Notes:
Large-subunit ribosomal RNA, domain IV from Thermofilum sp., 360 nucleotides, folded computationally. Rfam family: Bacterial large subunit ribosomal RNA. Gene Ontology terms of the family: structural constituent of ribosome and ribosome. The RNAcentral record of the full RNA draws on ENA. The organism belongs to Thermofilum, within Archaea.
Context: one part of a larger RNA
RNA sequence: CCCUUGCUAAGGAACUCGGCAAAAUGGCCCCGUAACUUCGGGAGAAGGGGUGCCCGAGUAAAGUUAGAUUUAACCAUAAUCUAACUUGAAAGGGCCGCAGUGAAGUGGAUGCCACGACUGUUUACCAAAAACACAGGACUCUGCAAACUCGAAAGAGGAUGUAUAGGGUCUGACAAGUGCCCGGUGCCGGAAGGUUAAGGAGAGGUGUCAUCCGCCGCAAGGCGGGGAAGCACCGAACCUAAGCCCCGGUAAACGGCGGCCGUAACUAUAACGGUCCUAAGGUAGCGAAAUUCCUUGUCGGGUAAGUUCCGACCCGCACGAAUCUUGUAACGAUGGCAUCGCUGUCUCAGCGAGGGGCUC
Numbered sequence: 001c002c003c004u005u006g007c008u009a010a011g012g013a014a015c016u017c018g019g020c021a022a023a024a025u026g027g028c029c030c031c032g033u034a035a036c037u038u039c040g041g042g043a044g045a046a047g048g049g050g051u052g053c054c055c056g057a058g059u060a061a062a063g064u065u066a067g068a069u070u071u072a073a074c075c076a077u078a079a080u081c082u083a084a085c086u087u088g089a090a091a092g093g094g095c096c097g098c099a100g101u102g103a104a105g106u107g108g109a110u111g112c113c114a115c116g117a118c119u120g121u122u123u124a125c126c127a128a129a130a131a132c133a134c135a136g137g138a139c140u141c142u143g144c145a146a147a148c149u150c151g152a153a154a155g156a157g158g159a160u161g162u163a164u165a166g167g168g169u170c171u172g173a174c175a176a177g178u179g180c181c182c183g184g185u186g187c188c189g190g191a192a193g194g195u196u197a198a199g200g201a202g203a204g205g206u207g208u209c210a211u212c213c214g215c216c217g218c219a220a221g222g223c224g225g226g227g228a229a230g231c232a233c234c235g236a237a238c239c240u241a242a243g244c245c246c247c248g249g250u251a252a253a254c255g256g257c258g259g260c261c262g263u264a265a266c267u268a269u270a271a272c273g274g275u276c277c278u279a280a281g282g283u284a285g286c287g288a289a290a291u292u293c294c295u296u297g298u299c300g301g302g303u304a305a306g307u308u309c310c311g312a313c314c315c316g317c318a319c320g321a322a323u324c325u326u327g328u329a330a331c332g333a334u335g336g337c338a339u340c341g342c343u344g345u346c347u348c349a350g351c352g353a354g355g356g357g358c359u360c
Stems, first nucleotide, its partner, number of pairs: 001356008010347002014345001019342001027051005036041001038173001052095004061087010096100001101105001108340007115332002120132002136171007148157003174327004179257003184254002186250005193245003199239002204234005212225005258276005285319001286316001297313005
């Protein structure tokens, strides 16, 4: 010096990102216990007192079993008494120590706020959370050989279930509420019109070619032209589905929810007016917020002093209604702030114990 551990004057969080760590609290009995609340809770709230040993006393009291008496026709029941057994005080008094839950084990408490209702679940090995789940809510699909999922298929799950069932998606107890927009995208419905595939249809065209014609040749034959049927190819009109276009619906579907100018008898502000644009221009509620850049906004509270915290204001850079909004008792190894208690966290360090290191 390091690790583990004990104690410490005065102060008591001045430490620090932060009371991290430590200290403190602690069992049992009695008294007592607020706001708030979903009436269950909150509660071990908080805050107090007691605690050993001896006598009182195995007493008072309570209980169990058995019996007796009384009420009664009997049973049952009740009261009283007796016996045995079990549990077992207090008042009061006495004794000892610094100290009696004498060691060990064994809650620190309270207030405000954020988030999530809750118990649960999670990153096996850096994250336990405000993330996931959750009862509850909603939309949507599915009529049963269900939808959906696995599987080339057979088949299986769904389900030996049947719409009070099953699948998918979103939200997430509860309370109050959940506004406007269907123009875009999606989904659902529609089928008049436009467009539209393979296919059908086949006007017409092309290739080939018997026969024919012309030319050359004595002939065999050669060259050129026209060209039926057949065979083959190309192919317009026309017929023709879903889809798309189109018409309508739908936002607890994906999503979206304006700008400029003027105006009141101080000023300021603008209930009011004008104008442009839009599918519609953000309603209720909340708001410097887990969201606020400017920003340590401004005011109030708490402190001697407060970029954090709480309450307000509203100028919301860039809240806002199931990507839910605003509240909310209870709950939380969650996050922020404060108070009391307590302390070697600190002022500021000291001493001791055990184990290392170091020296021999």